The RNA shown here (Bacterial RNase P class A) has 372 nucleotides and comes from a Gaiellales bacterium. NCBI's taxonomy places the organism under Bacteria, Bacillati, Actinomycetota, Thermoleophilia, Gaiellales.
[in-house]
RNA sequence: GGAGCGGGCCGGGUGGCCGCGGCAGUCGAUGGCAACAUCGGCGGUCGAGGAAAGUCCGGACACCGUAGGGCAGGGUGCCAGGUAACUCCUGGGCGCGGCAACGUGACGGAAAGUGCAACAGAAAGCAGACUGCCGAUGGUCCUCUUCGGAGGACACAGGUCAAGGUGAAACGGUGCGGUAAGAGCGCACCAGCAUCUCCAGAGAUGGAAAUGGCUCGGUAAACCCCACCCGGUGCAAUGCGAACAGGAGCGAUGAGGCUGCCCGCCGAGCUCCGGGUCGCAGCUCGAGGCACACGGCGACGUGUGACCCAGAUGGAUGGUCAUCACCGCUCAUUGAGCGGUACAGAAUCCGGCUUACAGGCCCGCUCCUCAU
Numbered sequence: 001g002g003a004g005c006g007g008g009c010c011g012g013g014u015g016g017c018c019g020c021g022g023c024a025g026u027c028g029a030u031g032g033c034a035a036c037a038u039c040g041g042c043g044g045u046c047g048a049g050g051a052a053a054g055u056c057c058g059g060a061c062a063c064c065g066u067a068g069g070g071c072a073g074g075g076u077g078c079c080a081g082g083u084a085a086c087u088c089c090u091g092g093g094c095g096c097g098g099c100a101a102c103g104u105g106a107c108g109g110a111a112a113g114u115g116c117a118a119c120a121g122a123a124a125g126c127a128g129a130c131u132g133c134c135g136a137u138g139g140u141c142c143u144c145u146u147c148g149g150a151g152g153a154c155a156c157a158g159g160u161c162a163a164g165g166u167g168a169a170a171c172g173g174u175g176c177g178g179u180a181a182g183a184g185c186g187c188a189c190c191a192g193c194a195u196c197u198c199c200a201g202a203g204a205u206g207g208a209a210a211u212g213g214c215u216c217g218g219u220a221a222a223c224c225c226c227a228c229c230c231g232g233u234g235c236a237a238u239g240c241g242a243a244c245a246g247g248a249g250c251g252a253u254g255a256g257g258c259u260g261c262c263c264g265c266c267g268a269g270c271u272c273c274g275g276g277u278c279g280c281a282g283c284u285c286g287a288g289g290c291a292c293a294c295g296g297c298g299a300c301g302u303g304u305g306a307c308c309c310a311g312a313u314g315g316a317u318g319g320u321c322a323u324c325a326c327c328g329c330u331c332a333u334u335g336a337g338c339g340g341u342a343c344a345g346a347a348u349c350c351g352g353c354u355u356a357c358a359g360g361c362c363c364g365c366u367c368c369u370c371a372u
Base pairs, nucleotide, nucleotide: 001368002367003366004365005364006363007362008361009360010359012324013323014322015321016320017319018318020047021046022045023044025042026041027040028039029038030037031036049343053354054353056352057351058350059349060348061234062233063232064231073230074229075228076227077226078092079091080090081089082088093107094105095104096103097102108225109224113223114222115219116218130164131163132160133159134158137157138156139154140153141152142151143150144149172190173189174188175187176186177185191215192214193212194211195210197208198207199206200205238281239280240279241278242277244275246273247272248271249270250269256266257265258264288307290305291304292303293302294301295300325341326340327339328338329337330336331335
């Protein structure tokens, strides 16, 4: 210098003016005995995101259901750890890709069962004979014969997977023996598998040795089998208050209240069910972010310190001017003018995942090349 890998961060800056929502303060007006409520002014303070999004997982919280167990249904699936929990995260193992940094895997079981697989090919799932090879065995024919049989031909039955060709895949590979020809048929070595033993490791797993010719294709986000986990509905949950309209029941033989019970007093409504409307609560201080220290490879945990950081509800978070930064166009020649500023945008909250994103900053690492 070039090519690449991984991670973190920012998401237009500054200032002026005007405006909107929340909070507490203060002043004024109105109502009220007051507490206070409503409205308005003033200054103060806070006011979108890294994804607020998709609503895909996991929880908190609320109500309903629930003895326990099972079925159905759904999910998860190497090991260890983290966490409130997870299908998330961290570290490790193994497989695959890459020279590497690194990336990636739904990663239990296919030697329980069922199913599935285009084309090509003779044959594709207790395989298969098209070409080729063989003629042991059976058959037919010929020759010889000491009549026991021997030799030869054919390729009809048959044997064969070594060789050819097809395919993603043809039932381990190489060699020697063996055979009629062949074949783990036998043997040696190599590869895999199973069993068993030893060593290393917390474990997944890795390494080594022995035995057995055992050679058993793929597919389970196909059915299935095994192990483990899972109740339902969501803040429009739910609670309180108000008025509204509907249904059922009880009530002067005393409902209900004071008051949890008795006495006593008051004396006409009360209770339940379901419905929408309005107001308040839920509602934002929280598994909270930040800094530092300590423990840990890390995810993360512990401690200390200071901090308060939207809470709207026909739903605020905006507009404009100046200037700077960046981008585009035009004029024109290193300036001027005009336009623009990614994706998007809270709605109970939190942890993740996924998806969208103009432009920019920083850190670590790998490979190649050049120079010293």

The sequence is in RNAcentral, with records from ENA.
Its Rfam family is "Bacterial RNase P class A". Gene Ontology terms of the family: tRNA processing, ribonuclease P activity and dimeric ribonuclease P complex.